[in-house]
Formats: sequence, C1' cells, structure tokens
RNA sequence: GGAGUCGGCUGGACAAUCGCUGCUUCGUCGUUGUGCCUUUCGGGGCAGACGGGCGGAGGGGAGGAAAGUCCGGGCUUCAUAGGGCAGGGUGCCAGGUAACGCCUGGGAGGCGUGAGCCUACGACCAGUGCAACAGAGAGCAAACCGCCGAUGGCCCGCAAGGGAUCAGGUAAGGGUGAAAGGGUGCGGUAAGAGCGCACCGCGCGUCUGGUAACAGUUCGUGGCACGGUAAACUCCACCCGAAGCAAGACCAAAUAGGCCCCUAUUGGCGCGGCCCGCGUUGGGGGCGGGUAGGUUGCUUGAGCCAGUGAGCGAUUGCUGGCCUAGAGGAAUGAUUGUCACCGGGGCAACCCGGAACAGAACCCGGCUUACAGGCCGACUCCGACC
Repeated sequence: GGAGUCGGCUGGACAAUCGCUGCUUCGUCGUUGUGCCUUUCGGGGCAGACGGGCGGAGGGGAGGAAAGUCCGGGCUUCAUAGGGCAGGGUGCCAGGUAACGCCUGGGAGGCGUGAGCCUACGACCAGUGCAACAGAGAGCAAACCGCCGAUGGCCCGCAAGGGAUCAGGUAAGGGUGAAAGGGUGCGGUAAGAGCGCACCGCGCGUCUGGUAACAGUUCGUGGCACGGUAAACUCCACCCGAAGCAAGACCAAAUAGGCCCCUAUUGGCGCGGCCCGCGUUGGGGGCGGGUAGGUUGCUUGAGCCAGUGAGCGAUUGCUGGCCUAGAGGAAUGAUUGUCACCGGGGCAACCCGGAACAGAACCCGGCUUACAGGCCGACUCCGACC
C1' cells in the first nucleotide's frame, strides 16, 4: 500500500419565527355539590373546590429498529385437587436468565491459506415406511460388459495336451447412480475374494483425561461396515391451561324494559248521547342490570448512568446518582438563516444539487427484516521497503 474478518458507536448541530400535545403553575370568566356570614326569603358576600372556557409563564415530547407480530415473560380475567391421554414445541454438552426456540463458553462435523464463518447436531441392531431417473442389480445384495472356466460335459488329438464356453465360478477392472457392502500391498487362486497376512482405518470392551458433550489411544477383542433417510410415521428426554389492555376494575345519564312500595279507581279513553255495567289505562317514589359518557389500568421498571467486586464470558453482587412520551382520529412539526457532511463545477472566492430506513399506543427480554452516510477498536492474508 492492497484485500479481507469480527465487534462496538452514531443516525446532523445551532438560532429565530410560527404551530401541535400532555404536565406544573398563575390570572380571569364560569359552575354548583361544600362550609361560614347575611337577608326584605327572591337572593347576596366570603372561603374553598372543579369534571369547564379563555389567556400567560415554565418545563417534557419517538427509534435503533418504535417495524414483522415470530418466540419468551410480567400483568389481568376465566378455568384448574393430583396424575394420565390427546395436541403443540424443543432436541450435542455445560452455564446464564424471570423465561425463551435467546445469549455465553465448550465439543463434533463442514467451509476458508488465514482472521473467522456455518450447522434442528438425540435415536433408524423397537417397529413401520420411502428412495424419482439411470442401472443387470437399491436391501436377509446384484452377473450388463469384462475375467475365469480348476471341476462336470462338448470338440480336436493315439497320447501329452489344446480349443470354444454349456453348466458354473468371480464384486479385482469397466459402466449406471446421490449411494453398489473398508483402503494399500504381499500371498493365494482357474479367475477372484478379509480367503490368509502386514500396515492403515472401523466396531465393541477396558484404561486415562474431562462436570459433561467428547477426546486420547494403553491393553484386549471382532475380519469388520453394522447401508441411507426421523424439518417420514415413530421412540426417548424435557417444556407447555386459554384468551388478551378492545385484558380488566370503578363511577354512571337520557330513553325503553324489569322488580318493589305508595297513591288514584269520585279520574282518562272505548262500547255513536246519558246512566249502569264491562274492558283498558294513570301519577309519584325507590331498587337493580345494561348502554352513551367519564375515571382507572398507564408508565418507577427483570429501569438507566457511573464506579467497583466476582466470572474466560453470557451474566451478576454492592455503592452512589437520575426520572427519561403516555395520546385516544391519535401530538412529537413547518419555514428561514448559519455551520458541518456527500456529489458535481470552478485557479480561487464561491455556485448548484443531495441527505437513508422508518414513526410509540399495557410494559419488558430476544430474534428476524429495512437502512444514506460517518466514526472507533481488535485481528488476518498478500506485496514492497528498511
């Protein structure tokens, strides 16, 4: 100098003007449930309160993902003795945590020269299933080509022997396939073959190390794959009640139902006018449920920051400090100027243009996805020079 890997931070700044929305506070108007005073009994005054209107002041006001709503928890209501079945989920080991499918550390396998990255990574000698195409053969293996044809048969030959390959043998070689039943060599054989042997590899047991996953390979043993597939059924181990702040709790009109009490029955309406009679109906008060509406849940919390202790780390203990949006058609904005950043032009002063993804709604912990630009740290490889 070039190429890369991993981790973290940031996500324009300032000013002026005009707005938006909560909170606190002040003034003013209003309201009447309250207390006191007063009254000519109509009311009036003062204090205090407010769920109201207007105005002033102060202070607060989106994110790293507020997103997807994919996991986990808190909280709430309902359900629930315990256990089992069904259903769903997770799946190497250990740790962290409120919990997790998350995180940390480790193991194994794979990729990369490397820093490093990726992995649903329990079990297919419990049972069942599946394997397209190709291929002769795909599951207690298989003979298409090839090789052999020792043995039995055939042909030639007097014979020794020779020939072709009918039976048959053969998994060393070729070919097919994702996959064809350890590898190399020597022996062996008719040709071959763990058929035998040596080495390598593998399985099982043992020993050693490790909490464990697992590793090592000491010793013994077996000629030795026991095939693949469980995000196939299944088996094993562990976990899981359901719905969600439109959860839920409280206050509570008008109107129409409901129940109870009192009252009227000398009333109203109808039976064409009247009387009797019959039918039907009223008024007042109280209670209760629900609706509109209002209040609450609502932001102090597994919280944030700093220091320090434990731990490889995730994380956690202690001390001190801080309070940081809570709306309900839904605020958090707009304009202008200066500076900073990026791109283009210009010798320069300067000019022109650009600036992402996206926006809380009960609250947290994660994961995933989107993202212009900028900054920092650790590490790796290559090249050159000293």

Overview
Bacterial RNase P class A from Aeromonas molluscorum, 386 nucleotides, folded computationally. A source record names the gene rnpB. Model confidence (mean pLDDT): 76 of 100. RNAcentral holds the sequence, with entries from ENA.